The RNA shown here (transfer RNA) has 71 nucleotides and comes from a Candidatus Pacearchaeota archaeon.
[in-house]
Formats: sequence, structure tokens, C1' cells
RNA sequence: GCGGAUGUAGUUCAGUGGUAGAAUACGAGACUGUGGCUCUUGGGACCUGGGUUCGAUUCCCAGCUUUCGCU
Repeated sequence: GCGGAUGUAGUUCAGUGGUAGAAUACGAGACUGUGGCUCUUGGGACCUGGGUUCGAUUCCCAGCUUUCGCU
């Protein structure tokens, strides 16, 4: 330099155009002599900028991050 993949909650991952989910972590409460376990409950996220569409995490373009391959 060229090509591919990746980007969603603090972390690990789902989600192929129509209300953004799970596990774990975190806050509060119950239970317990205390702690842990367990149960209930709460808060928290779509990499950035444009485009298409009635509607975009999803499709298209550009950029950026991480990563793989070729030279």
C1' cells in the first nucleotide's frame, strides 16, 4: 500500500427494517447473630458523520478503533 472481519450495558455475548435482551457486575430491600448463598426489585448501552426508508442496531457511503491476511 491492497483486501477481509469487528464495533451493542462496567465485562462477555444475542438481536437479518417495526417496544434494544441475557448472563455477570453494580445500587436498594428480604432472609441470616454477622458475612456468604438464595430471592425480589432498580439504574445502565447500539463507534462517529451522512444517505435510503413511514420507520435503521439492522441496508448503503465515508471516517475511526481493534484484528487477520497478502505484498
It matches the Rfam family "tRNA". Rfam links the family to the GO term triplet codon-amino acid adaptor activity. From the family's description: Transfer RNA (tRNA) molecules are approximately 80 nucleotides in length. The sequence is in RNAcentral, with records from ENA.